Model confidence (mean pLDDT): 80 of 100.
Predicted 3D model of a 76-nucleotide RNA (transfer RNA) from a Candidatus Aenigmatarchaeota archaeon.
The RNAcentral record of the sequence draws on ENA.

[in-house]
This record gives sequence, C1' cells and structure tokens, in this order.
RNA sequence: GCCUCGGUGGCUCAGUUGGUAGAGCGGUCGCCUCGUAAGCGACAGGUCGCGAGUUCGAUUCUCGCCCGAGGCUCCA
Repeated sequence: GCCUCGGUGGCUCAGUUGGUAGAGCGGUCGCCUCGUAAGCGACAGGUCGCGAGUUCGAUUCUCGCCCGAGGCUCCA
C1' cells in the first nucleotide's frame, strides 16, 4: 500500500426487501424475606464511530475519513 470482517446503552452482542432500536449482564427503585442473597416486577441509560450524498424517510444504500482484528505484499 491492497483485500476482507467489524465499530449499536457501562460490558457482551442481536437487529435487512430503508419506516424514528432491542436482549442478556450490570445500575436504581419496588415486591418477596426476621434480615441478606436468590427470585419477580418496574424504571433510567443510545447524536447506531465521524462527515457528506441518495431518499419523503438511513443503524440499513453510496463515497471519504478514523479506529480495531485478520490476510496478502507482485512490479518499479
């Protein structure tokens, strides 16, 4: 330098004919208990890596850039 895959709540990850995003764990509160843990329920928490384009509408499609993992590295 080139190619492939990935970047989504605090963490690990889902999420496709494009229609304003979820799970598990974790957090807070409540229920239960003599109390704690466990269990059950509720709630909070996201500029979907950054920017631009297409579109009525983009996590999703296109382009550029950044970051991570893996692979290749011929000619001059």